[in-house]
């Protein structure tokens, strides 16, 4: 320099253009002498900035950023 992915809770990751979710993690509670393990609730988002397209974008289109692979 060229081309390919990917960026969504605190972490690893889902989610067909139609109410953004699990698991761990965190806090309460149950159980225990008591902690842990189990089990149950809860709390937790500017879906990477920016534009576009659509009634309606995490999803699709441009475009910038950062990560990572691959060519030269």
């Nucleotide at each position: 320099g060229g081309g390919c992915g990917u960026a969504u809770a605190g972490c690893u990751c889902a989610a067909u253009g139609g109410u953004a979710g699990a698991g761990c993690a965190c806090u309460c509670g149950u159980c225990u002498u008591a902690u842990a393990c189990a089990c149950g609730a809860g709390c937790g988002g500017u879906u990477c900035g920016g534009g576009g397209u659509u009634c309606g974008a995490g999803u699709c289109c441009c475009u910038g950023u950062g990560c990572g692979c691959c060519c030269a």